A computed fold for an 82-nucleotide RNA from an uncultured Verrucomicrobiales bacterium, annotated as transfer RNA. It was read from a public genome assembly. It matches the Rfam family "tRNA". It is annotated as a transfer RNA. Its family is annotated with triplet codon-amino acid adaptor activity in the Gene Ontology.
RNA sequence: GGGAGGAUACCGAAGCGGUCAAACGGGACUGACUGUAAAUCAGUUGGCUAUGCCUUCACAGGUUCGAAUCCUGUUCCUCCCA
Numbered sequence: 001g002g003g004a005g006g007a008u009a010c011c012g013a014a015g016c017g018g019u020c021a022a023a024c025g026g027g028a029c030u031g032a033c034u035g036u037a038a039a040u041c042a043g044u045u046g047g048c049u050a051u052g053c054c055u056u057c058a059c060a061g062g063u064u065c066g067a068a069u070c071c072u073g074u075u076c077c078u079c080c081c082a
Stems, first nucleotide, its partner, number of pairs: 001081007010026003018065001027045006046054003058074005
């Protein structure tokens, strides 16, 4: 330099253009249980003025009524070729 794949919540990881603030596992927090702890069970885990609203899937644009998802560019990571 060329080609392929990837970047998602604290970590891992799934994710048909609408049913997504986003499954599942881990971790963390709260509660139950326990003499204490562990294990187990339940709930919570982006933010807020909280039946709802706002913002978010590497970054910047674009397409669309609507984008984590499609398109373009950039950055970074992995593999292959040279």